[in-house]
RNA sequence: UUUAUUUUUUGGCAAACUGUCCGAAAGGGCAGGACGCAAAGCCAUGGGUCUAAAGCUUACUUGUAAGCCAUGAUUGCCAGGUUGCACUU
Numbered sequence: 001u002u003u004a005u006u007u008u009u010u011g012g013c014a015a016a017c018u019g020u021c022c023g024a025a026a027g028g029g030c031a032g033g034a035c036g037c038a039a040a041g042c043c044a045u046g047g048g049u050c051u052a053a054a055g056c057u058u059a060c061u062u063g064u065a066a067g068c069c070a071u072g073a074u075u076g077c078c079a080g081g082u083u084g085c086a087c088u089u
Base pairs, nucleotide, nucleotide: 012037013036017032018031019030020029021028022027035076041082042081043080045079046078047077048074049073050072055068056067057066058065059064060063
């Protein structure tokens, strides 16, 4: 772009994985990529979960290990708040 089918559109976001950067880590940014999502838009407010740098404690091999702990993270864990799109009334 064309054809066929359907007759709720235009579209949006982007899991895993890969590359790269940041971070102690969890994880996050950017690019590729799509598992899926009618809020898988936004907000860490309540809960859950993840990590444990710093700090504290313990043990010794005296600088190593273990334990505790968010002030860190997760909105694609749940809830709540808030904003948006379509159709109908």